[in-house]
RNA sequence: GCCCCUAUCGUCUAGCCCGGUCUAGGACACAGCCCUCUCAAGGCUGCGACACCGGUUCAAAUCCGGUUAGGGGUACCA
Numbered sequence: 001g002c003c004c005c006u007a008u009c010g011u012c013u014a015g016c017c018c019g020g021u022c023u024a025g026g027a028c029a030c031a032g033c034c035c036u037c038u039c040a041a042g043g044c045u046g047c048g049a050c051a052c053c054g055g056u057u058c059a060a061a062u063c064c065g066g067u068u069a070g071g072g073g074u075a076c077c078a
Stems, first nucleotide, its partner, number of pairs: 001074007010028004020058001030046005051067005
């Protein structure tokens, strides 16, 4: 230099291929309430994320181009 993979709540992840009941779901954590003599467990509710820029489209987490960060492969190295 070229090629490939990864990036979503605090953490782990689903959804991406095949665009649409997704103002993005789940688990754990956290907060409030309930339950309980207390704690734990349990129940209910809440909180919170699509790496960035642009394009296509009625509609983009999803498709396309570029960038950033991380990882891997490969070539060159007189």
Record summary
Transfer RNA from a Planctomycetota bacterium, 78 nucleotides, folded computationally. Its Rfam family is "tRNA". Rfam classes the family as a transfer RNA. Taxonomically the source falls in Planctomycetota (Bacteria, Pseudomonadati). It was read from a public genome assembly. Model confidence (mean pLDDT): 83 of 100.